[in-house]
């Protein structure tokens, strides 16, 4: 620091996802040791049991047990024992009074959005026990009471009555000022109230003792000060929601009073009517706050466990008491819920203390040890108490450290994996040798933490002494033994480090995103190997980061999401220029504070580290003082350029009102006139003989204003168009007189706001939703047509939205240009015209900007100010709520859920019922066919034991097959074989084999008998056979694993590259443009210049000529010869044969053209513009065809899916299609006669003549390895005869009979012949095919295959046409251009309803819960107030009785918790039914959108 993912590719926008760090975690697998930390995040849910706050006898009373002492009595000789009484008791236990503590420490985070917290200040408005310092005092009296004893009540808890008693408990009195309050009077200071310090007078309030022989110590009281603590006030900071906009009656303030430690509406009475709020009051939701923690470069974001500070709470709610301090976690009272006890009458309780239990939960520990240390309470002290704390235990929960061994050890064991079978990997890894011993184990030793305090001595400082350890026999040290006891987890398609095999076969599964899996999966599972981390590793969850993806640092808004429809304007924000002042912002410096811990640096302590300690820094903040005065601000005073005013002027569909004009449509009336009109793609509905349309005249009525009219004008926008008048707004220009910043923007707010729509009343010619009819159509609730109502128009009032668009907010400043246009002004100019200035408007373009397109002084450039808006797509501009509206609806405006995209611009293609140009037997013009019949052949289908397989639009179907009776043959049935039919290597055995004969059998095969080779002396070898081992074999599957070959687009003219240039890039240019061509053929032009594969040419053939050659071919001339004949001698002239050459190139002429080239019934020429034909097929497309031609990967079979054999099948047959043949006849048939080819084939052959047969054929065998012989007759044609329009002398199918030939064999299943038979068929529906010249059509000939078997195929020649105006249309193709939402590329994409499944949400008669408000009611406990006739020890009076004073139970009142009633509000859950939405595999119906999407689309 980035990466993956939208596309065919690209750039951008934009979301999603990943890599990092962290955690109080949890889960899965695994687990050796130690240190330091850390551990209920959920139910502030409920709690059994134990412990967590006591202490003081040096404040005091009593009791008990004891100790000691003494007296008496009894027993005993006595010691002594027992009983009773008294004294003492330093000590023990207990119950009480009293003091201090219990307000600390510990827990939790419910509540709380608040002066709760943080920070900085204030109290001149305060309190403070214990502690410290200082001053002073401590005199003298009194009355009770608990414990205890007695009585009573009660189950208990406990309570009542009577009696005794003490105090550092309680109450008077005295004394007292520097304290309190009041009056008065100085001084100093200050901030208004005041503070400090003096003087005088008045007033009020104190106390307690204890220990000790004593000294003295500890206490007590009053006061002053301090330290620490607490209370109150203020500035600033402090979450979300406006779908919460108004809140507030003690409310805001005042006066007075009360209350408090203290200010204050804190409370009360009276008075006033205020206070808060868009800088967010109120309400709702959520939440303890902070130091810090995590993350981040930082700014920020998230968080608030452990530690520390503050706050709040203690079962829930309320309340006070005591006290220095509480409205009190382990106190009290009341109410409520819950639990427990109960004798049913009543009582008891509060773990959010430490352990622990249940419950909840994914999840969080021991009912441990000790007060040794630190700290706390009490005490004079010893000491006691302390679940604070120190330790230990449990948990890999986290961080840190250590170990599980180290060295050597093979061209490298075994095993496993893989393999191209050679090998490779695991791998120095192991084994093996040497070494070490951390940790763990065993044995021995064994701490630091401990010194206070206590005792003794001492005046003191101090000295000496006896002791104190939970952790712990722990850490640590030493010794002993042995490599011995100690490694897992995740991952390996990309991101992202790491690859193979097998299994599986869109299954099972994986997955963070993209995505893997449908038979060769590096993505699933397993294995081997590898990568990463390591006592852990992964997963899940959460936070920050990456994310500049909320943008302060640091984003945007023409088209991606995003400028408000427009204007005015409030608050607010911002604001020209000179100068003086102030100092709020700002800048510099000083001071205070910013707790400690944390963080950073340095140093130190645990062997290191984590951890801990010390010092320094930092804590970016706040407060305060001083200084500066540029900028902002405030203030004073000026200025004129911003803004405005004035005077003059012209332009304009600017607005409103009133009037007025003509054309046209329609209607009505009348005239003329007659059969149609109208409408459409074509029609029909409709109108018309009751007279339409057409035409003329007149009248009526409404609406709109042709031409002018112009990317012209005006207006803020919406918008504004005949003409005239009235009223009225704004802008502009000229002049430069006046004001003097008066300005800009503008949240809320107000006004305007097309069309449609609404209300009321008018109006209504034309047009025209709805509606009706006619067409179209599969349908047609549409497009088209005929009608037609709202509406469109006017008045008044609503509505308030538009693709309200320049998809571009308003204002200001600055920044190269060119051209047009509107208004005004000025200048030149006679006119025409030209120039200049301001304002407006349009086009093109520079820099710059932009993702690109594009914008470009009218910015989307460079900047400033203000406002509005955006943050992935869908859900959705929907739901709910609110506001507005008569309604329709508008404005505001979510979430659940779901997807990994949705988008913008541009690129290349493809496509278009887009455009332009151009080609092709593409159409057209012609000729002949197919489709109808019979037959042949192929296919589908059906059938079958099998009808083997493949091929299936064009580009399958007389195709593979150029030839299925057996074979072929792959199929079926049946019978055999299992190293096999063939071949090789190695080993062993054998001479059995082979052959012959015979038996069985359909054959294959099998059984039996007989027989045997060569070389060599032999061994052995060759050969043959058997057997073993290894290699076989497969027309079995996959053409979607492949090679090769082929078809097709298409013989179409295209397809590319190098360098350069352009573009961010995909890519473009070149290859486009203008011409031309059959052609990307060539020319011209040109940021391109060249080149390659294609085109063309080179090749073959054919057409002409020359030359060479002259047999088997030829025969003109010469000779011979025959019935005839190149038959013979000869000849090369000719034909021909087959080699080599020539020839054609728009070369020549004319015209057109720059050229390329075109044209000419041009010349010449055998041939003329590619002469004809062939071969030749660019980059690529169709996962096109072929695993059955062949080859080949993988998979499958192996006594069978191999192989041999016999028979059958491939030849089936209701049917459908393709390709052909023969016909339907007279341009014909038939009979007879007669003529002319080319090419090809032949010894496994072609076969002549002759003879036989009606014929097929037979016989025969000359000749021929072929220009020699043969196949061989060419046929149509020509000549002549017959047939005469008929199912025929057409047609020949079918069938019968008899034959021939081939072949081992013609039954299934061959061809041919003869005789007989004589079917359909009389020119073929829709539709469709071929062909442009030696072509179509027509005629025959040959060949391959082949024993035989063509109507097919491949070739050959004979005869030999018609037509092409032309490119509108159909089909296919090429180039350019355009649109695109297509890219599997239109056989594309894609929308909505319906049906089914599922998910979340809304509405809903209601139902249930929670919270909260208002009103009323209620009124426990308690404070306060009143009363207090009941009751009362202390003081006073009194001898006393009694009274006074003071108090108090009770009662009353104010306030008030729970509770109750009624009515609202908010919110959650649920609800028959219902609504739309999302998602889902191939469902249904249509075809809306994307191309002109077939009616342009959209708002």
């Nucleotide at each position: 620091a980035g990466a993956g993912u939208u596309u065919g590719a690209u750039c951008c926008u934009g979301g999603c996802u990943c890599a990092g760090a962290a955690c109080g975690a949890a889960c899965g697998c695994u687990g050796g040791c130690g240190g330091c930390g850390u551990g209920c995040u959920u139910a502030a849910c409920a709690c059994a049991u134990g412990c967590a706050a006591g202490u003081c006898g040096c404040g005091u009373g009593c009791g008990c047990a004891g100790u000691u002492u003494u007296c008496u009595g009894u027993a005993g000789c006595a010691a002594u024992a027992c009983a009773g009484g008294g004294g003492a008791u330093a000590g023990g236990c207990g119950c009480a009074c009293g003091g201090c503590g219990c307000a600390c420490g510990g827990g939790u985070g419910c509540g709380u959005a608040a002066c709760a917290c943080g920070u900085g200040g204030g109290c001149a408005a305060u309190c403070u026990g214990c502690c410290c310092u200082c001053c002073g005092a401590u005199g003298g009296g009194g009355a009770a009471u608990a414990a205890c004893c007695c009585c009573g009540c009660g189950a208990a808890a406990g309570c009542g009555g009577g009696g005794c008693u003490a105090a550092u408990a309680c109450c008077g009195c005295a004394u007292a000022a520097c304290a309190u309050u009041c009056u008065u009077u100085g001084g100093a200071c200050g901030a208004u109230g005041g503070u400090c310090u003096g003087g005088a007078g008045a007033u009020u309030c104190a106390a307690a003792g204890c220990a000790g022989u004593a000294a003295u110590g500890c206490g007590u009281c009053g006061g002053a000060g301090g330290a620490g603590g607490a209370g109150c006030c203020c500035g600033c900071g402090c979450c979300c929601g406006a779908u919460u906009a108004g809140c507030u009656a003690g409310u805001u303030g005042g006066u007075g009073a009360g209350g408090u430690a203290a200010c204050g509406g804190c409370u009360c009475a009276c008075c006033a009517a205020g206070g808060c709020a868009a800088u967010g009051a109120u309400c709702g939701g959520u939440a303890g706050c902070u130091g810090g923690u995590c993350u981040g470069a930082g700014a920020g974001g998230a968080u608030g466990a452990u530690c520390a500070g503050c706050c709040a709470c203690a079962c829930u709610g309320g309340a006070a008491c005591u006290g220095a301090g509480a409205c009190a976690c382990g106190g009290u009272c009341c109410a409520g819920a819950c639990u427990c006890c109960u004798a049913c009458g009543g009582g008891a309780g509060g773990c959010a203390g430490c352990a622990g239990u249940g419950g909840g939960g994914a999840a969080u520990c021991u009912u441990g040890c000790a007060c040794a240390a630190u700290g706390g309470g009490c005490g004079a002290a010893a000491g006691c108490c302390u679940g604070a704390u120190g330790c230990a235990g449990c948990g890999a929960c986290g961080c840190c450290g250590c170990g599980u061994g180290g060295g050597g050890g093979a061209u490298g064991a075994a095993g496993c994996u893989u393999u191209u079978c050679g090998g490779a990997g695991u791998g120095u890894a192991a084994a093996c040798c040497c070494c070490u011993u951390u940790c763990g184990c065993c044995u021995g030793g064994g701490a630091c933490g401990a010194a206070u305090g206590c005792c003794u001595c001492g005046c003191a400082a101090g000295a000496g002494g006896a002791g104190u350890g939970a952790c712990g026999g722990u850490a640590c040290c030493a010794g002993g033994a042995u490599a011995a006891g100690a490694a897992g987890c995740c991952c390996c398609g990309g991101c992202u480090a790491a690859c193979u095999a097998c299994g599986u076969g869109c299954c099972a599964g994986c997955a963070g995103c993209c995505g893997c899996g449908g038979u060769a999966a590096g993505a699933c599972g397993u294995a081997g190997g590898g990568g990463g981390c390591c006592a852990g590793c992964g997963u899940u969850g959460u936070u920050c980061g990456g994310a500049a993806u909320u943008a302060c640092u640091g984003g945007g808004u023409g088209u991606a999401a995003a400028g408000g429809g427009u204007u005015c304007g409030u608050a607010g924000g911002c604001g020209g220029u000179g100068u003086g002042g102030c100092a709020a912002g700002u800048u510099g410096g000083g001071a205070g504070u910013g707790a400690a811990a944390u963080c950073u640096c340095u140093g130190g302590g645990c062997u290191c580290a984590a951890c801990c300690c010390a010092g320094a820094g930092g804590c970016u903040g706040c407060u305060u003082c001083c200084a500066a005065a540029a900028c902002u601000g405030c203030u004073g005073u000026g200025c004129u350029u911003g803004a405005g005013u004035g005077u003059g002027a012209g332009a304009g569909a600017g607005g409103c009102u009133c009037g007025u004009g003509g054309a046209a449509u329609u209607g009505c009336a009348g005239g003329u006139g007659u059969a149609g009109c109208g409408g459409u793609g074509a029609a029909a509905u409709g109108c018309g003989u009751a007279g339409a349309u057409a035409u003329c005249u007149g009248c009526a009525g409404g609406a709109a204003c042709a031409c002018c009219c112009g990317u012209g004008g005006c207006g803020a926008a919406a918008g504004c168009g005949g003409c005239g008048a009235g009223c009225u707004g704004g802008a502009u220009c000229a002049c430069u007189a006046c004001u003097g910043a008066c300005g800009c923007u503008g949240a809320g707010g107000a006004a305007c706001g097309a069309a449609a729509g609404c209300u009321a009343g008018g109006g209504g010619a034309g047009c025209a939703a709805a509606c009706a009819g006619g067409a179209u159509u599969a349908g047609a609730u549409a497009c088209c047509c005929u009608g037609g109502u709202a509406g469109u128009c006017c008045u008044a009032g609503c509505c308030c939205u538009a693709a309200a668009c320049g998809a571009u907010c308003a204002g200001g400043a600055c920044u190269u240009g060119g051209g047009g246009u509107g208004c005004c002004g000025c200048c030149c100019g006679u006119u025409c015209g030209g120039g200049c200035g301001u304002c407006g408007u349009c086009c093109c373009g520079g820099a710059g900007c932009u993702a690109a397109c594009g914008c470009g002084u009218u910015a989307a450039g460079u900047c400033c100010u203000g406002c509005a808006c955006c943050u992935g797509g869908g859900g959705a501009g929907u739901a709910c709520g609110g506001u507005c509206g008569c309604a329709a609806g508008a404005c505001u405006g979510a979430a659940a859920c779901u997807c990994a995209a949705a988008g913008g611009a541009a690129u290349u293609g493809a496509c278009g019922g887009g455009g332009g140009c151009c080609c092709g037997c593409a159409c057209a013009a012609g000729c002949g066919g197919u489709g109808g019949a019979a037959c042949a052949u192929g296919u589908g289908g059906u059938u079958u034991a099998a009808u083997u397989c493949g091929u299936u639009g064009a580009u399958a179907c007389g195709c593979g097959a150029g030839g299925a009776a057996c074979c072929u043959u792959a199929c079926c049935u049946g019978g055999g074989c299992u190293u096999a039919a063939a071949u090789g290597u190695a080993g062993a055995c054998u001479g059995c084999a082979u052959a012959a004969u015979g038996g069985g059998g359909a054959a294959a095969c099998u059984c039996a008998u007989u027989u045997u080779u060569c070389u060599u002396u032999a061994c052995a070898g060759a050969c043959u056979g058997u057997u073993u081992a290894c290699a076989a074999g497969g027309u079995g599957c996959u053409g979607c694993a492949u090679g090769g070959u082929u078809g097709u687009c298409g013989u179409c003219a295209g397809c590319u590259c190098g360098u350069g240039c352009c573009g961010u890039g995909a890519g473009g240019u070149g290859u486009c443009g203008g011409g031309u061509u059959a052609a990307g053929u060539c020319c011209c032009a040109u940021a391109a210049c060249g080149a390659g594969c294609g085109c063309a040419a080179c090749c073959c053939u054919u057409a002409u000529c020359g030359u060479u050659a002259g047999u088997u071919g030829c025969c003109a001339u010469c000779g011979g010869g025959u019935c005839a004949a190149g038959c013979c001698g000869g000849g090369g002239a000719c034909u021909c044969u087959a080699g080599c050459g020539a020839a054609a190139c728009u070369g020549c002429c004319a015209c057109c053209g720059u050229a390329a080239g075109g044209u000419g019934a041009g010349a010449g020429g055998a041939a003329g513009g590619u002469g004809g034909g062939g071969a030749u097929g660019a980059c690529g497309u169709c996962a096109a065809a072929u695993c059955a031609g062949c080859a080949c990967g993988g998979c499958c079979c192996u006594u069978a899916u191999g192989u041999c054999c016999a028979g059958g099948g491939c030849u089936a047959c209701a049917c459908a299609c393709g390709u052909g043949c023969u016909a339907c006849a007279a341009u014909g048939g038939u009979c007879g006669g007669u003529a002319c080819a080319a090419a090809c084939c032949g010894u496994c052959g072609c076969a002549a003549a002759g003879c036989c047969g009606c014929a097929a054929g037979g016989u025969g065998g000359a000749g021929c390895u072929a220009a020699u012989c043969g196949g061989a007759a060419a046929a149509a044609g020509c000549c002549g005869g017959c047939c005469u329009c008929a199912g025929u002398u057409c047609g020949g199918a079918u069938u019968g009979a008899a034959g021939u030939c081939u072949g081992c064999a013609a039954c299934u299943c061959g061809a041919c012949u003869u005789c007989a038979u004589g079917a359909a068929g009389c020119u073929g529906g829709a539709a469709u095919c071929g062909c442009u010249a030696g072509u179509a059509a027509u005629c025959g000939c040959a060949g391959a295959u082949c024993a035989g078997a063509a109507c097919g195929c491949u070739g050959c020649g004979g005869u030999g046409a018609a037509u092409a105006c032309g490119u509108u249309c159909c089909c296919g193709g090429g180039c350019c251009u355009u649109g695109u939402a297509c890219a599997c590329a239109c056989c594309g994409c894609c929308c909505g309803u319906c049906a089914c499944a599922u998910c979340a949400c809304g509405a809903a008669a209601g139902u249930g819960g929670g919270c909260c408000g208002u009103a009323c009611u209620a009124g426990a406990a308690g404070u306060c107030g009143g009363u207090g006739c009941g009751c009362u020890a202390a003081c006073c009076c009194g001898c006393a009785a009694g009274g006074g004073g003071a108090g108090u139970a009770g009662c009353c009142g104010c306030c008030c918790a729970a509770g109750g009633u009624a009515c609202a509000g908010c919110u959650c859950a649920u609800g028959a039914u219902u609504g739309g939405g999302g998602u889902g595999a191939a469902g249904u119906c249509g075809u809306a959108a994307c191309a002109a999407g077939g009616u342009a689309a959209c708002c």